Predicted 3D model of RNase P RNA and transfer RNA as a complex of 455 nucleotides.
Its mean pLDDT, the model's own confidence on a scale to 100, is 77.
Rfam match: Bacterial RNase P class A. The family's RNA type in Rfam is ribozyme.

RNA sequence: AGACGGCUGGAUGGCUGCGCCGGACGGGCAACCGGUCGGCGAGGAAAGUCCGGGCUCCACGGAGACACGGUGCCGGAUAACGUCCGGCGGGGGCGACCCCAGGGAAAGUGCCACAGAGAACAGACCGCCAGCCCGGUUCGCCGGGAAGGUAAGGGUGAAACGGUGGGGUAAGAGCCCACCGCGCGACCGGCAACGGAAGCGGCACGGCAAACCCCACCGGGAGCAAGACCAAAUAGGGGCGGCACGCCGGGCAACCGGCAGCGGUGUUUCCGCGUCGCCGCCCGGGUCGGUCGCGCGAGGCGCUCGGCAACGGGCGUCCCAGAGGAAUGGCCAUCCAUCGCUUUCGGGCGAGGACAGAACCCGGCUUACAGGCCGUCU
RNA sequence: GCGGCCGUAGCUCAGUUGGUUAGAGCGCUAGAUUGUGAUUCUAGAUGUCGCCGGUUCAAGUCCGGUCGGCCGCCCCA
Numbered sequence: 001a002g003a004c005g006g007c008u009g010g011a012u013g014g015c016u017g018c019g020c021c022g023g024a025c026g027g028g029c030a031a032c033c034g035g036u037c038g039g040c041g042a043g044g045a046a047a048g049u050c051c052g053g054g055c056u057c058c059a060c061g062g063a064g065a066c067a068c069g070g071u072g073c074c075g076g077a078u079a080a081c082g083u084c085c086g087g088c089g090g091g092g093g094c095g096a097c098c099c100c101a102g103g104g105a106a107a108g109u110g111c112c113a114c115a116g117a118g119a120a121c122a123g124a125c126c127g128c129c130a131g132c133c134c135g136g137u138u139c140g141c142c143g144g145g146a147a148g149g150u151a152a153g154g155g156u157g158a159a160a161c162g163g164u165g166g167g168g169u170a171a172g173a174g175c176c177c178a179c180c181g182c183g184c185g186a187c188c189g190g191c192a193a194c195g196g197a198a199g200c201g202g203c204a205c206g207g208c209a210a211a212c213c214c215c216a217c218c219g220g221g222a223g224c225a226a227g228a229c230c231a232a233a234u235a236g237g238g239g240c241g242g243c244a245c246g247c248c249g250g251g252c253a254a255c256c257g258g259c260a261g262c263g264g265u266g267u268u269u270c271c272g273c274g275u276c277g278c279c280g281c282c283c284g285g286g287u288c289g290g291u292c293g294c295g296c297g298a299g300g301c302g303c304u305c306g307g308c309a310a311c312g313g314g315c316g317u318c319c320c321a322g323a324g325g326a327a328u329g330g331c332c333a334u335c336c337a338u339c340g341c342u343u344u345c346g347g348g349c350g351a352g353g354a355c356a357g358a359a360c361c362c363g364g365c366u367u368a369c370a371g372g373c374c375g376u377c378u
Numbered sequence: 379g380c381g382g383c384c385g386u387a388g389c390u391c392a393g394u395u396g397g398u399u400a401g402a403g404c405g406c407u408a409g410a411u412u413g414u415g416a417u418u419c420u421a422g423a424u425g426u427c428g429c430c431g432g433u434u435c436a437a438g439u440c441c442g443g444u445c446g447g448c449c450g451c452c453c454c455a
Base pairs, nucleotide, nucleotide: 001378002377003376004375005374006373007372008371010335011334012333013332014331015330016329018041019040020039021038022037023036025034026033027032043355047366048365050364051363052362053361054360055223056222057221058220068219069218070217071216072215073087074086075085076084077083088102089100090099091098092097103214104213108212109211110208111207112206125154126153127150128149129148132145133144134143135142136141162180163179164178165177166176167175181203182201183200184199187196188195189194227292228291229290230289237283238282239281240280241279242278243277246259247258248257249256250255261273262272263271264270299318300317301316302315303314304313305312306311336353338351339350340349341348342347379451380450381449382448383447384446385445388404389403390402391401397435406422407421408420409419410418428444429443430442431441432440
């Protein structure tokens, strides 16, 4: 100077608040209330809600198939996982070490813009080339043309159908050879991924699957505002019983018109009402509200055994937030980091504590995080 | 607490199976028309596609993370 892993996340004391639980006391018929004493009271991420489970309800006879979604080297761990551990392969770094959605492109379909002659079992634009034809000639050859040969060179592109060297040829070309690369690969090692490899093959098989797809494996849906119980007043649903439901006309009836009656308003005109009626008992729903779910758990710590490890077994010990619009706060003193000013280098004064706040719980991932400490290694 | 959706110019929105230079309307600027303004016509400007990575030759589009905003929620009737 750097790499990796782990821990911590101000400490102690006092005063005063807040939430929950418990004890005794006082008040109250009781429900409960009051002060008092004791105990406990945020996190490594409580966060994002990205995965996996527990739990609860709904659906479903078991199992399978299809569709959809997810995961994707191999083996292991685990309740499970997209997490973790150990390996393999590829890439980066002098190194410690780090990164990888890392199955299949010789099952099929599709895409590869622009540029370029040609973009997938392709391609002759420039260039190169013996012979042929025409013209010229200093007879060495030079220029032009048609039909061809040629993928070595130029040029385009992200990508041009193995690379380098030699031979070969008219010029060239795995056409041939050596080395490298590539494919197949008996056999050997390994549980496997994979590694090594005799030999064979002149080279076929470009890229994209975070495009469709194929293969293997996994997944029923919703979520504590899940869900369960108790259940008020006004109102409202159903049943039973009792009382009441004026008169006239029309109409089968619903209803309409008129009168009496009541109210506005003491009277007239006028307007409204002129009957979802009242009382008692019972049943069901469950709104407001209350209670449970809800704190002993895949739990923490220590020792030990097995395992490289993740992790698992055993023993001992501890109980460690449970609110419900939501408590966990504030002040003072001393100390610890850090910063600023000052200094007679002893110190003095001042500032000031990172990210962030549980809401059913647990295992992970990801993201945010001032500073400090420890260990291993280059 | 839980579930779902969105982010593209100043505003409201398009953007196909990834492809050449990301568009439309309103608005803005300048000019013409007019005595002046409105209207109308002509021309023009305007983008870290919320942000950061990855896949790919190539990303507004595909994948992951993150930030911000919006909507919904039990039972009965």